A computed fold for a 78-nucleotide RNA from a Thermoproteota archaeon, annotated as transfer RNA. Its Rfam family is "tRNA". From the family's description: Transfer RNA (tRNA) molecules are approximately 80 nucleotides in length. The family's RNA type in Rfam is transfer RNA. The prediction has a mean pLDDT of 82.
RNA sequence: GCGGCGGUCGUCUAGCCUGGACUAGGACACAGGCCUUCCGAGUCUGUGACCCGGGUUCAAAUCCCGGCCGCCGCACCA
Numbered sequence: 001g002c003g004g005c006g007g008u009c010g011u012c013u014a015g016c017c018u019g020g021a022c023u024a025g026g027a028c029a030c031a032g033g034c035c036u037u038c039c040g041a042g043u044c045u046g047u048g049a050c051c052c053g054g055g056u057u058c059a060a061a062u063c064c065c066g067g068c069c070g071c072c073g074c075a076c077c078a
């Protein structure tokens, strides 16, 4: 340099194919309540995210374009 895959709460991850209640779900974590002699476990509630910019559309996490970052493969390597 070329190609492929990926980027979503603090962490991990589903959703993307086929746009439509997604005010984006789950687990862990954290905070609080209940329970418990206490802790833990259990249970309930809450906190909190779509990498950046643009386009298409009535509507974009999702489709398209560009960029950034990460991983993998290939090429180059006097």
Base pairs, nucleotide, nucleotide: 001074002073003072004071005070006069007068010028011027012026013025020058029047030046031045032044033043034042051067052066053065054064055063